[in-house]
Context: one part of a larger RNA
RNA sequence: UUGGGUUUAAAGGGUCCGUAGGCGGAUUUAUAAGUCAGUGGUGAAAGUCUUCCGCUUAACGGGAGAACUGCCAUUGAUACUGUAGAUCUUGAAUUAGUAUGAAGUGGUUAGAAUGUGUAGUGUAGCGGUGAAAUGCAUAGAUAUUACACAGAAUACCAAUUGCGAAGGCAGAUCACUAAUACUAUAUUGACGCUGAUGGACGAAAGCGUAGGUAGCGAACAGGAUUAGAUACCUGGUAGUCUACGCCGUAAACGAUGGUUACUAGCUGUCCGGCCUAAUUGAGGGCUGGGUGGUUAAGCGAAAGUGAUAAGUAACCCACCUGGGGAGUACGUUCGCAAGAAUGAAACUC
Numbered sequence: 001u002u003g004g005g006u007u008u009a010a011a012g013g014g015u016c017c018g019u020a021g022g023c024g025g026a027u028u029u030a031u032a033a034g035u036c037a038g039u040g041g042u043g044a045a046a047g048u049c050u051u052c053c054g055c056u057u058a059a060c061g062g063g064a065g066a067a068c069u070g071c072c073a074u075u076g077a078u079a080c081u082g083u084a085g086a087u088c089u090u091g092a093a094u095u096a097g098u099a100u101g102a103a104g105u106g107g108u109u110a111g112a113a114u115g116u117g118u119a120g121u122g123u124a125g126c127g128g129u130g131a132a133a134u135g136c137a138u139a140g141a142u143a144u145u146a147c148a149c150a151g152a153a154u155a156c157c158a159a160u161u162g163c164g165a166a167g168g169c170a171g172a173u174c175a176c177u178a179a180u181a182c183u184a185u186a187u188u189g190a191c192g193c194u195g196a197u198g199g200a201c202g203a204a205a206g207c208g209u210a211g212g213u214a215g216c217g218a219a220c221a222g223g224a225u226u227a228g229a230u231a232c233c234u235g236g237u238a239g240u241c242u243a244c245g246c247c248g249u250a251a252a253c254g255a256u257g258g259u260u261a262c263u264a265g266c267u268g269u270c271c272g273g274c275c276u277a278a279u280u281g282a283g284g285g286c287u288g289g290g291u292g293g294u295u296a297a298g299c300g301a302a303a304g305u306g307a308u309a310a311g312u313a314a315c316c317c318a319c320c321u322g323g324g325g326a327g328u329a330c331g332u333u334c335g336c337a338a339g340a341a342u343g344a345a346a347c348u349c
Stems, first nucleotide, its partner, number of pairs: 004320003007303002012317001014201004021194003025088007033081002035077008048066007091191001092188003095184006103177007110154001114150008125136002162169002206246006215240002220235004257316006265294012298305002322349003331342004
């Protein structure tokens, strides 16, 4: 390389957009580039294979034939692929209507809790632990009442609930923006799928500048326990929050790439549509899209999976090829740095 694979054994890129490329719906006409067939030329010799012959045999040598799977030219074929033209509507998109949701951005605002301040009541403890102590407290704490201020997070509702490409998203409300589903089948008429390079987004931590800082809380200090005590307790800085700019990584997980088609059922739930019956609440049937449970066949080493496939197929991309050395070294690119990306070998088992 061919091949075989990628939930858990090595292996799916964190996610999407998209360039080149690869692949691509139905009918028809033309062409004949790919494709197929015929013919001609060429494909040196040696070598290879087959057969015959010559050295006593063999190696070796000689004769003949074949192969040389290729290339060129030419004459045809036209199913498939390509190219060009025409047409179509089921893929895709648009339009109209009806809905949906913690989808995003910005503003305004609410109550509970916590902390602090001031004032009142009140007196000797509070807090913490396995037990204590450090700590707080007669300069009046803890507790309780009133008022004020501050920052952060939104109990109940709340759910195998919902939305988003992923990361993720939850008090209420307003504005702006985006998306999805269904119904109609009105419009365009293959406009599609995937996607190397590239671009955008991307939890937490971390970094820069300027703010903010209630609670929590790496580091750190003190108090205990202990052989030790980095764990426990009391404090507490960075951080956590906001704005702008970086970083670009995660068990970024469904450890399962995307798209399309097909292949028994049963049963929940969410968002639509149609029908039905009903005084109301509900309910029943059919149907489209999501999200769960269970299971036949099949698949699988098994666990399991099973129409949301890990089944049956097609197309495109990414990745793997014994363990360690090592996601290291070197080089390069990016970054303020931290570091990230790319990514070996010797050696060893």